[in-house]
RNA sequence: UGCCGGAUCGUCUAAUGGCAGGACGGGUGACUCUGGAUCACCUAAUCUAGGUUCGAAUCCUAGUCCGGCAG
Numbered sequence: 001u002g003c004c005g006g007a008u009c010g011u012c013u014a015a016u017g018g019c020a021g022g023a024c025g026g027g028u029g030a031c032u033c034u035g036g037a038u039c040a041c042c043u044a045a046u047c048u049a050g051g052u053u054c055g056a057a058u059c060c061u062a063g064u065c066c067g068g069c070a071g
Stems, first nucleotide, its partner, number of pairs: 001070007010024004018054001025043006047063005
């Protein structure tokens, strides 16, 4: 420098163009003599900027970062 792939709650991981879900974590409560375990509820995310579309995490373009391959 070229090509390919990836980026989603604090972490991991889903989502055929149609309400962004689950697990762990964190908080509150129930239970318990206390703690743990268990149960209920809450918390919190689509890398950035444009475009297409009635509608974009998803499709297109550019960029940033990470990984791989080639030189």
Overview
Transfer RNA from a Chlamydiota bacterium, 71 nucleotides, folded computationally. Model confidence (mean pLDDT): 82 of 100. Rfam family: tRNA. It is annotated as a transfer RNA. The source organism's lineage runs through Bacteria, Pseudomonadati and Chlamydiota. The RNAcentral record of the sequence draws on ENA.